[in-house]
Context: one part of a larger RNA
RNA sequence: UUAGGUGUAAAGUGUCUGAAGGUGGAUUUUUAAGUACGCCGUCAAAUCUUAAGGCUCAACCUUGGACUGGCAGUGGAAUUCUACCAAGCUAGAGUAUGGUAGGAGUAGAGGGAAUUUUCAAUGGAGUGGUGAAAUGUAUAGAGAUUGAAAAGAACACCAAUAAUGAAAGCACUUUGCUAGGCCGACACUGACACUAAGAGAUAAACGCUAGGGAAACGAAUGGGAUUACAUACCCCAAUAGUCUUAGCUGUAAAUGAUGGAUACUAGGCACUAUGCGCAUCGACCUAUGCAGUGCUGUAGCUAACGCGUUAAGUAUCCUGCCUGGGGAGUACGUUCGUAAUAAUGAAACUC
Numbered sequence: 001u002u003a004g005g006u007g008u009a010a011a012g013u014g015u016c017u018g019a020a021g022g023u024g025g026a027u028u029u030u031u032a033a034g035u036a037c038g039c040c041g042u043c044a045a046a047u048c049u050u051a052a053g054g055c056u057c058a059a060c061c062u063u064g065g066a067c068u069g070g071c072a073g074u075g076g077a078a079u080u081c082u083a084c085c086a087a088g089c090u091a092g093a094g095u096a097u098g099g100u101a102g103g104a105g106u107a108g109a110g111g112g113a114a115u116u117u118u119c120a121a122u123g124g125a126g127u128g129g130u131g132a133a134a135u136g137u138a139u140a141g142a143g144a145u146u147g148a149a150a151a152g153a154a155c156a157c158c159a160a161u162a163a164u165g166a167a168a169g170c171a172c173u174u175u176g177c178u179a180g181g182c183c184g185a186c187a188c189u190g191a192c193a194c195u196a197a198g199a200g201a202u203a204a205a206c207g208c209u210a211g212g213g214a215a216a217c218g219a220a221u222g223g224g225a226u227u228a229c230a231u232a233c234c235c236c237a238a239u240a241g242u243c244u245u246a247g248c249u250g251u252a253a254a255u256g257a258u259g260g261a262u263a264c265u266a267g268g269c270a271c272u273a274u275g276c277g278c279a280u281c282g283a284c285c286u287a288u289g290c291a292g293u294g295c296u297g298u299a300g301c302u303a304a305c306g307c308g309u310u311a312a313g314u315a316u317c318c319u320g321c322c323u324g325g326g327g328a329g330u331a332c333g334u335u336c337g338u339a340a341u342a343a344u345g346a347a348a349c350u351c
Stems, first nucleotide, its partner, number of pairs: 004322003007305002012319001014202004021195003025089001027087002031083001033082002035078001037075003041071003049065006092192001093189003097184004104178007111155001115151008126137002164169001207248006216242002221237004259318006267296006274289002277286001300307002324351003333344003
């Protein structure tokens, strides 16, 4: 490398878009490139094989033939399939249209509870914390109670096995702007499709740069405990950070540990959005279609666990990746980055 694999054993890129490439619905026509068939040429000798012959036999040697598959040329009515040419089709795909649900995105405005701080009042000795304590805090009046004000961050209940988004993610209320999905009618385009190396976009948290902000929490750090020690667990404080604006970083157990697309293959139960019929004053109920989300389960698959129309079943197309453990996601080199790092990525040696 091939074969074989990729939920958990090594292995699916975090996700999406997409030029090249690969692959591609159904009908008729053209061409004859691929394909199939025939002929011809060539593929040194030796080797292999076969028929003879020569060494007394054999190994060995000599002569002739054959084989295989490849490549190139050439022929035609071989025209099933692929491809090409032309035309039309609507089942894939898309556009328009009528509805509809949603924590989908973004910008603005508003809200209450809680917390902390400050001010004022009442009051007068503790409070706080723990397994127990101490550090801390308090007669310069704390804690407690009442009133007022300010600030920042997060949005209880509803809440769900629910919704939505490509993923990361997304939830107080409301407004503007923007995007996608699904359903229904069936108007239009007429294969416009699928996948996707390279590329681009986006991407939690931490971290970085420059401003702002700083209630609460809180790496580092200081103190108090615990302990043989205690660079910890517990307690008192507390900086960076968490928040915001503009950039950078580009990684996660970025998980469904399951790449994308299409078709086919038993059911049962439940929920979400929506259509039609039934039902009704109406909501329910009931029957059914479509799209999604779950549970259970047949066939089948699987090493087993389990998966099972949302496949890990049966098939096709495209793509990433894997090839014993360690060394090692290291070294070296290169690229990106302010840096931290990230990407690419070995070998010796060893078992």
Predicted 3D model of a 351-nucleotide part of an RNA (small-subunit ribosomal RNA, central domain) from Jacaranda copaia. Rfam family: Bacterial small subunit ribosomal RNA. Rfam links the family to the GO terms structural constituent of ribosome and ribosome. Model confidence (mean pLDDT): 85 of 100.